[in-house]
Molecule: small-subunit ribosomal RNA
Organism: uncultured bacterium
RNA sequence: AGAGUUUGAUCCUGGCUCAGAGUGAACGCUGGCGGCGUGCCUAACACAUGCAAGUCGAACGAUGAUAAAAGAGCUUGCUCUUUUUGAUUAGUGGCGCACGGGUGAGUAUACCAUAGAUAAUGUACCUCUUAGUUUGGGAUAGCCACUGGAAACGGUGAUUAAUACCAGAUACUCCUUCUCAUUAUAAGAUGAGUUGGGAAAGUUUUUUCGCUAAGAGAUCAGUCUAUGUCCUAUCAGCUUGUUGGUGAGGUAAUGGCUCACCAAGGCUAUGACGGGUAUCUGGUUUGAGAGGAUGAUCAGACACACUGGAACUGAGACACGGUCCAGACUCCUACGAGAGGCAGCAGUGAGGAAUAUUGCACAAUGGAGGAAACUCUGAUGCAGCAACGCCGCGUGGAGGAUGACGCAUUUCGGUGUGUAAACUCCUUUUAUUAGGGAAGAUAAUGACGGUACCUAAUGAAUAAGCACCGGCUAACUCCGUGCCAGCAGCCGCGGUAAUACGGAGGGUGCAAGCGUUACUCGGAAUCACUGGGCGUAAAGGGUGCGUAGGCUGGCUUUUAAGUCAGAUGUGAAAUCCAAUGGCUCAACCAUUGAACUGCAUUUGAAACUGGGAGACUAGAGUGGUAUCGGGGUUACUGGAAUUUUUAGUGUAGGGGUUAAAUCCGUGGAUACUAAAAAGAACACCAAGCGCGAAGGCGGGUAACUAGGUACAUACUGACGUUCAGAGACGAAAGCUAGGGUAGCAAAUCAGAUUAGAGACCUGAGUAGUCCUAGCCGUAAACAUUGUCCGUUAGUUCUUCCUUAAUUUAUUAGGGGGGGAUGUUAGCAAACGCGUUAAACGGAUCGCCUGGGGAGUAUAGCCGCAAGGCCGAAACUCAAACGAAUUGGCGGGGAGGCGCACAACCAGUGGAGCAUGUGGUUCAAUUCGAUACAAAGCGAUGAACCUUACCUGGGUUUGAAAUGUACCUGCAAAUCUCCGGAAACGGAGACAUCCUUCGAGGGUGGUACACAGCUGUUGCAUGGCUGUCGUCAGCUCGUGACGUGAGUUGUUCUCUUAAGUGAGGUAACGAGCGCAACCCCCGUUCUGUGUUAUUGUGUCACAGAAGACUGCCUAGCAUUAUUUUGUUAGGAGGAAGGAGGGGACGACGUCAAGUCAUCAUGAUGCUUAUAUCCAGGGCUACACACAUCCUACAAUGGGCUAUAACAGAGGGUUGCAAGACCGCAAGGUGGAGCUAAUCCCUAAACUAGCCCUCAGUUGGGAUUGCAGGCUGAAACUCGCCUGCAUGAACCCGGAAUUGGUAGUAAUCGCACAUCAGCAGCGUGCGGUGAAUACGUUCUCGCCUCUUGCACACACUGCCCGUCAAAUCAGCAAAGUUGGGGGUACCCAAAACUCUACUUUAUGUGGGGCUAAGGUAAAUCCAGCGAUGAGGGUUAAGUCGUAACAAGGUAACC
Repeated sequence: AGAGUUUGAUCCUGGCUCAGAGUGAACGCUGGCGGCGUGCCUAACACAUGCAAGUCGAACGAUGAUAAAAGAGCUUGCUCUUUUUGAUUAGUGGCGCACGGGUGAGUAUACCAUAGAUAAUGUACCUCUUAGUUUGGGAUAGCCACUGGAAACGGUGAUUAAUACCAGAUACUCCUUCUCAUUAUAAGAUGAGUUGGGAAAGUUUUUUCGCUAAGAGAUCAGUCUAUGUCCUAUCAGCUUGUUGGUGAGGUAAUGGCUCACCAAGGCUAUGACGGGUAUCUGGUUUGAGAGGAUGAUCAGACACACUGGAACUGAGACACGGUCCAGACUCCUACGAGAGGCAGCAGUGAGGAAUAUUGCACAAUGGAGGAAACUCUGAUGCAGCAACGCCGCGUGGAGGAUGACGCAUUUCGGUGUGUAAACUCCUUUUAUUAGGGAAGAUAAUGACGGUACCUAAUGAAUAAGCACCGGCUAACUCCGUGCCAGCAGCCGCGGUAAUACGGAGGGUGCAAGCGUUACUCGGAAUCACUGGGCGUAAAGGGUGCGUAGGCUGGCUUUUAAGUCAGAUGUGAAAUCCAAUGGCUCAACCAUUGAACUGCAUUUGAAACUGGGAGACUAGAGUGGUAUCGGGGUUACUGGAAUUUUUAGUGUAGGGGUUAAAUCCGUGGAUACUAAAAAGAACACCAAGCGCGAAGGCGGGUAACUAGGUACAUACUGACGUUCAGAGACGAAAGCUAGGGUAGCAAAUCAGAUUAGAGACCUGAGUAGUCCUAGCCGUAAACAUUGUCCGUUAGUUCUUCCUUAAUUUAUUAGGGGGGGAUGUUAGCAAACGCGUUAAACGGAUCGCCUGGGGAGUAUAGCCGCAAGGCCGAAACUCAAACGAAUUGGCGGGGAGGCGCACAACCAGUGGAGCAUGUGGUUCAAUUCGAUACAAAGCGAUGAACCUUACCUGGGUUUGAAAUGUACCUGCAAAUCUCCGGAAACGGAGACAUCCUUCGAGGGUGGUACACAGCUGUUGCAUGGCUGUCGUCAGCUCGUGACGUGAGUUGUUCUCUUAAGUGAGGUAACGAGCGCAACCCCCGUUCUGUGUUAUUGUGUCACAGAAGACUGCCUAGCAUUAUUUUGUUAGGAGGAAGGAGGGGACGACGUCAAGUCAUCAUGAUGCUUAUAUCCAGGGCUACACACAUCCUACAAUGGGCUAUAACAGAGGGUUGCAAGACCGCAAGGUGGAGCUAAUCCCUAAACUAGCCCUCAGUUGGGAUUGCAGGCUGAAACUCGCCUGCAUGAACCCGGAAUUGGUAGUAAUCGCACAUCAGCAGCGUGCGGUGAAUACGUUCUCGCCUCUUGCACACACUGCCCGUCAAAUCAGCAAAGUUGGGGGUACCCAAAACUCUACUUUAUGUGGGGCUAAGGUAAAUCCAGCGAUGAGGGUUAAGUCGUAACAAGGUAACC
């Protein structure tokens, strides 16, 4: 100090989350020791038991243990008496019990903190000073007797003491009444006098210790003042002892503290009153600080003591371990009555995630009493429990490589764990055992404690875990799982190769702890004082006016409130910080210092702000003159148009739309003419022109009225500015009442459109629109930009006023007001703003703080209503948003191209057949390919084989490969026979390599490693391929622009087939593509020449030449130029504008295709998913699709004939001639050919004849018979021939394909595969057309531009109802509980007043009041049938509202 997360990427805005520190913590796993601290945060819930406040005999009466002495009795060690001693205590009395200890319920001010005041006060014990301590009296407890009661506790009588109580004396100073003087009036103070009043206690042998009065001090306490001290306005008015006065009472003391009377005040937007929450502070924690959060332990203050009330005693209480009363609860009871109060220390129950021992001691420190000894002290000092925290120590140290074993992993070589272990040497902190043994204590006294500490012995011996390892964030692999199980702080991981789940190995971090959860601060400048914003991200009020408030011109003078400086006091201690010291160190503790940033008092200063005084004119305003405008209100008035009515002319339509229909019209419309009526709005002028605060304002005239501006001056003299609340205005729609209603027109009714059409379009049509009066108070009321003032470059246009000059309608950089265009600096996330700022400054108001829920609910206010103003929360998400970028897309725009359309030719789609596919069937019909870019595709050829499929039969180291071990034999082989469908099984015959004699190699068998797989995953891959597309694009370096993504270059103009070229240009260059280089064809030349040819030549091969708009003319466009481009024509030439074809496929896209060509990761099978064999299947058949073939005929078919005319290929397991046989397929035979030599080898065409428009002499499917060929084999299931048979089909619906020239169309030929099988494919040549105006439209593509809420990119995104599940909140008849008040009733104790009497602990009454009751309200909370909306939820329904012109522009 930052980081992650919105996007394809970027910048911003903005939230969420993380890393840090902390805790009185809790939970999970683990756990060796010690020191120092800390330990009911919840139920101020209830408490068993024990203890926590007593002490004094030197105040008093009483009791009289013990001891001593003396005496008596006698039982000679006992009893009694006296004196002395005086233990012991119940009682009287004194002091204490108001401290110490606990808790935080109440309390938002009576507290507390800081600073003051008390001239308005008290103070026991303590200290000091002065004076005194005198004379008397009567009681009473105890004790004794009687007596009540269960008990608690009493009652009556007699008797007794005091430092208990009472009276008297004395007392200047004390209190009190009155008077006077001094001080500055007064408030008061001081002094003098005066009236009345008030003291005392004794004890001790003595000293002492006490007592009384007064004064002083100290301490502690009371009261008052100022300032500070949480949230809420959805709490706006509160208050009757209330505010003040006079008098009285009361108090230690001021005071409405209380009472009587009088007055009507007092507080409040600087937040009264009400509600909620809460002890406050020093401090603690966090933070750079400012701040924020907090108020355990320690310390100061306050409050409380079961709940509520009350007083008594006392120096002090309205009293935690006191009293009285009431209430709730618990206990006891003899039912009459009684007792109790752990928020003291332990402890128990309950609650809770959660918090300890019914311990020891008064040894120390402190407290109470006492003269003291001493007693008491759960204060305190210690110990126990708890890793709850902080700190310290340890769990060993050194050496040790074959880098052991094991484990994990592996590319099988190794690597990691890892010097780690083992092993060798060493040490003993800790531990255990034993011995010694403190300080704390100053003469004695030690709970802790035989503790700390020291010494010795034993022996590595007794001692390591937890979390994490995808990024943030340090740390990686294997296995398992397979959107399952699970993880997760955020982003997110998991759907068969998970570094994210679970386990393991390894690693990282911390360590007697480690993680998790909860909470606080930080990061968060994310409430912004330090230190934020508001054009578009959340955010400027719809607009004026103006009150409080804030701020406010220049000058002189004064003051000293703010401000600044000095001094003084205070800011408790502890804490924090620094230094030093003490525990072995540290934590901890101590001493000293600094600090406590504050408050108050006081002395100064006078610049600035504020206050007072004075003059000023630059801000502001008033008067005068002139002028401007659709500013406002009212009245009057005008014409055009529309509609209606009347009259006329006139006849069949009109109207409306994309097209129609509803509608009007023969009862006469529309159209035309004339007249009349009514209402509303004001064409042209008219313009990013004018006016107004905004809303808004438009025919003309008049009246009334407000405002702006200019001018030269006169006057006032800061009178200004902004404004919470208040008040005024405020489009449209809407509301109330009354009018008015021509046109238009929600609703509504029809007609269309449509799947539907509650819409868009059409025809009708009511509120309304208009006027008057009154409400409403909102708009995308927008410039999404509050108002005012000042400062900061220019240029141009426009309107108005004024000035000047010429001149009388113009000009001008003249002066000014208003409006616009556009820009420098600057600003801004960017877009953009830019003298009309969103720049630079000042003043002030309003508003914002993630998205949704929601401008909703509730409360209040306003309104007739509609509704408006103010305005949340629960819950939910990790985003939502702004600007810009690159793409993609658009039923956006512009330009361009392509057999894309158009024009033309021939087809497909209909028929039959062939082939492929789907589907179906089947034991199997193996598998793959599936929009273009699958479907005569892989397959360039399934009878067996192929073959992967099915059935059946065999084999298991295997059909083929490598290696090891063992065995035994032999070469290997070959042949024969038997079973069998074959594979295979069985039997037999024959026969034996090399040698250094060890063996080697081969072969067979057995066993083990392994083989094998057309099994899966093309979404794990390589390679190859298709497609966009032979489209013209795709990029880079340097530079430049931009915060950046990116842009520029590559855009623009012209041109091209082309990002082809040229010009221009913040670009300059370059690369991959284009083109060219390569091959074939076309022309010529040269050379060579076999098998061609033999006469040149042709032909073949090889190599050269040739074409480049190079030349000329014209048109058009362009150009500063004798420029450039293009078009047309010409010349030359075989060829002319890339001459025609081919090969060649940029960056990339489609998780495109292929694991079945091949290769390959992972995974699965291993007597089977491997392998061998036979047979079957891949050839099935209701049907659908795709691609061919053949046709439907006469431009034809058949026959005959003659002869033709090619090219390119192929040929020895071959091509095969001539000849002969057969109708033919074919057969016999075999010349020639290893090929420019031989062979395969043409058909359309041409000529003649027939056919004559028919289902035919078209067409040939189907079927029968007979043959041929290949091949072990032709049934399933081949091809061919002959004869016979002779189906559909007469040119093909919607739709759709190919083709721009040697092309389409048509004709045949060859080859590949192949034993055989071609309607396919690949090539080859023969014959050989038609058409293109053109780019509006369809499809596809390229470039620019525009919009976008898309980026998986329009097959996108996305809205609402309904249906389902679930969650929280709202309303709700009512119901339950609680809070604080009000009125009234009743009223205890106490206090106060008072009456009576038997004068007492008497009886009674009044007042006041706690608690209780009654009543009506109010506020808060819980539940609530049901209702309405909201949120959330991979694949529900209906539509398609929004985003593109989103298909009717969207929105308020």